[in-house]
RNA sequence: GGAGGGAUGGCUCAAGUGGUAGAGCUACUACUUUGCAAGUAGGAAGCUCUGAGUUCAAAUCCCAGUCCCACCA
Numbered sequence: 001g002g003a004g005g006g007a008u009g010g011c012u013c014a015a016g017u018g019g020u021a022g023a024g025c026u027a028c029u030a031c032u033u034u035g036c037a038a039g040u041a042g043g044a045a046g047c048u049c050u051g052a053g054u055u056c057a058a059a060u061c062c063c064a065g066u067c068c069c070a071c072c073a
Base pairs, nucleotide, nucleotide: 001072002071004069005068006067007066010025011024012023013022019056028042029041030040031039049065050064051063053061
């Protein structure tokens, strides 16, 4: 330099060819225990890497950029 994949709660990942973003784990609170762990219940935490565009409506489509991964040279 060329072509490709990825970026979504603290972590790991979902989200049918556009229609108000979910799960598991962690943490927190309560119950349980003499206490801890385990278990049960509950709520909280993200407007989706950044910007612009299309659209009534964008995590999803188009364009540009940033970062990460592996490939070719």
Predicted 3D model of a 73-nucleotide RNA (transfer RNA) from Castor canadensis. The RNAcentral record of the sequence draws on Rfam. It matches the Rfam family "tRNA". Its family is annotated with triplet codon-amino acid adaptor activity in the Gene Ontology. It is annotated as a transfer RNA.